c-di-GMP-I riboswitch aptamer from Colwellia sp., 83 nucleotides, folded computationally. Model confidence (mean pLDDT): 81 of 100. The source organism's lineage runs through Bacteria, Pseudomonadati, Pseudomonadota, Colwelliaceae and Colwellia. It was read from a public genome assembly, where an Rfam model found it. Rfam family: c-di-GMP-I riboswitch aptamer. Rfam links the family to the GO term cyclic-di-GMP binding.

């Protein structure tokens, strides 16, 4: 350098739950904590999910222009290490 992600070392990453702080809410940030992870790096393009502030509807429903990358898919970068 190409090109895979089988093991294994070293390095990351952090479910749930708890405090606080931001938000209409889903949720998220930062601390603690490990359920897990070989892209559990990053980006809403498709499908999907969650929440409805506002708007419509006109009385319970519909709607993302909030959100989810640790739901599948794609697009992109990339340690170690095998080859």
């Nucleotide at each position: 350098c190409a090109c895979u992600c089988u093991a294994a070392c070293a390095a990351g990453c952090a479910a749930a739950u708890u405090a606080u702080g931001u938000g209409a809410a889903a949720a998220c940030a930062u601390a603690a904590g490990a359920c897990g992870c070989a892209a559990a790096g990053c980006c809403a393009c498709c499908g999907g999910u969650c929440u409805a502030a506002g708007g419509a509807u006109u009385u319970u429903u519909c709607u993302a222009u909030g959100a989810c990358a640790g739901c599948g898919g794609g697009g992109u970068u990339g340690c170690c290490a095998a080859u």